Source information: The RNA shown here (transfer RNA) has 72 nucleotides and comes from a Microcaldota archaeon. Rfam family: tRNA. Rfam classes the family as a transfer RNA. The source organism's lineage runs through Archaea, Nanobdellati and Microcaldota.
[in-house]
RNA sequence: GCCCCUGUGGCACAGUGGUAGCGCGUCUGCAUGGUAAGCAGAAGGUCGAGGGUUCAAAUCCCUCCGGGGGCU
Numbered sequence: 001g002c003c004c005c006u007g008u009g010g011c012a013c014a015g016u017g018g019u020a021g022c023g024c025g026u027c028u029g030c031a032u033g034g035u036a037a038g039c040a041g042a043a044g045g046u047c048g049a050g051g052g053u054u055c056a057a058a059u060c061c062c063u064c065c066g067g068g069g070g071c072u
Base pairs, nucleotide, nucleotide: 001071002070003069004068005067006066007065010024011023013021018055026042027041028040029039030038048064049063050062051061052060
């Protein structure tokens, strides 16, 4: 230099055009003599940045940035 993959709550990930979700974690409550486990609920994400296409974009297209891999 070229090619491929990847970026979504604190963490690991799902979602491939039509209201952003699960698990773990955090917080509150229930329960216990108390703690853990358990049960119920809640908070938390402008989907890496900018632009384009579209009635509508996390999703499609372009550029850039970060991470990983391959080739020379």